[in-house]
Context: one part of a larger RNA
RNA sequence: UGCUGACUGCCUGAGAGCAGGAUUCCCUGAGUACGAGAGGAACAGGGAAUCGGCGCCUCUAGUUUACCGGUUGUGAAAAGCACUGCCGGGCAGCCACGCGCCAGUGGAUAAGACCUGAAAGCAUCUAAGGUCGAAGCCAUUCUCAAAACGAGGCAGUCCAAGGCCAGGAUAGCAGAUCCUGUUGAUAGGGUGGGGGUGUAAGCGGAAAGCGCAAGCGAUCCGUGAGCCCGUCCACUACUAAAAGC
Numbered sequence: 001u002g003c004u005g006a007c008u009g010c011c012u013g014a015g016a017g018c019a020g021g022a023u024u025c026c027c028u029g030a031g032u033a034c035g036a037g038a039g040g041a042a043c044a045g046g047g048a049a050u051c052g053g054c055g056c057c058u059c060u061a062g063u064u065u066a067c068c069g070g071u072u073g074u075g076a077a078a079a080g081c082a083c084u085g086c087c088g089g090g091c092a093g094c095c096a097c098g099c100g101c102c103a104g105u106g107g108a109u110a111a112g113a114c115c116u117g118a119a120a121g122c123a124u125c126u127a128a129g130g131u132c133g134a135a136g137c138c139a140u141u142c143u144c145a146a147a148a149c150g151a152g153g154c155a156g157u158c159c160a161a162g163g164c165c166a167g168g169a170u171a172g173c174a175g176a177u178c179c180u181g182u183u184g185a186u187a188g189g190g191u192g193g194g195g196g197u198g199u200a201a202g203c204g205g206a207a208a209g210c211g212c213a214a215g216c217g218a219u220c221c222g223u224g225a226g227c228c229c230g231u232c233c234a235c236u237a238c239u240a241a242a243a244g245c
Base pairs, nucleotide, nucleotide: 005158006157007156008155009154010153011152015144016143017142021051022050023049024048025047026046027045028044034039052102053101054100055099056098060096062094063093067089068088069087070086071085072082073081074080104140105139106138107137112132113131114130115129163245164244165181166180167179168178169177186240187239188238189236190235191234192233193232194229195228196227197226202223203222204221205220206219209216210215
């Protein structure tokens, strides 16, 4: 731009895509069929592994540089710096080494196997007609899809819808997409839950030693937690989603 009023919501499905996986092994079948014996299958059913594809983060593992703790140097101390200074852990997220899925059936067929059956009194799978028959083809599963020009259908509304603006995330390079805007839990804050570190400060005791004495003293023990959430859940209008165009 088109679809011949505009917009919103929900559909149909012509058509398109599709690893709708591949290989190997084990058990049963079965020491069966077969075979003098030696030996020794298959159909079918069940299970596993490897590779590959798609998805996910409950578990396991990895990472987790403005989270927690320990510690060295510098420094009065705090902070900073020293590869994140080094070391021990670690939620969310992202991930694989982790987890889930990747049946079966039907239809029409190929080569092929047949039935009936004439031409040609017979015969013949074929000429008319009919039955089977592949990891292949078409469906059933999944994805997109009315620009399918045969441009579809159903429902609703008729100055609303949509956009600008503002707060954002199930989205994200920018656009776009999606949610929310006081008739509000959209983000932040607060509170509670949940979680990460691992027992803060203070107080009491012990302590090599120093000091005339008063007392000081690295560190250790006890009590006591503290800090944090760039994560998650809930509640709460405290702050900001104004007024509006």
Annotation
Predicted 3D model of a 245-nucleotide part of an RNA (large-subunit ribosomal RNA, domain VI) from a Candidatus Micrarchaeia archaeon. The coordinates come from a structure-prediction model, not an experiment, and the mean pLDDT is 80. Rfam family: Archaeal large subunit ribosomal RNA. Its family is annotated with ribosome and structural constituent of ribosome in the Gene Ontology.